[in-house]
């Protein structure tokens, strides 16, 4: 001295996911750990009114939520099930892999362009339309940060 990495603190991103306070146990301190409660922000359940609730047929299947996460198309004869003209073809499932899309986010004051990224994952258990008293529940969890700069434009601040 240079490159990898961690920890802290601080600064920013996604997201409801932050703020304050009270007991309890360890601890000499710093602290660490358990149990609540307040405010704020988020969600579900839930009246009148409005919706929905109507008739035929075929065929498959329960239905809702929280979420930006929804549809659509190929592709595999691998896998399940069915059907026919039966040793092969057709259909639909579900997995796998692609390509697109409704919808989302970021580019560090804000608004537009525009690149680039996301288009997941979990829940409730046959039950739930809205919805005012009223009720129940959550307040996680993951990424980034200095040779800093995507462009227009308006603010701010600084001089």
């Nucleotide at each position: 001295g240079g490159c990898c990495g961690g920890a802290c603190g601080c600064c920013g991103c996604c997201g409801a996911g932050u703020c304050g306070u009270u007991c309890c146990g360890c601890g000499u301190c710093a602290g660490c750990g358990g149990a609540g409660c307040g405010a704020g922000c988020c969600g579900g359940g839930g009246a009148c009114c409005c919706a929905c609730c109507g008739c035929a047929g075929u065929c498959c299947u329960g239905g809702g939520g929280u979420g930006a996460a929804u549809c659509c198309c190929g592709c595999g004869c691998g896998c399940c099930g069915a059907g026919c003209c039966c040793u092969g073809c057709u259909c639909g499932g579900a997995c796998g892999c692609g390509g697109g899309u409704a919808g989302g986010g970021c580019g560090u004051c804000u608004u537009c362009c525009c690149u680039c990224c996301c288009g997941a994952a979990c829940c409730c258990g046959u039950c739930a339309g809205c919805u005012a008293a009223c009720u129940c529940g959550g307040u996680a969890g993951g990424c980034g940060g200095c040779c800093a700069c995507g462009g227009a434009a308006g603010a701010a601040a600084c001089g």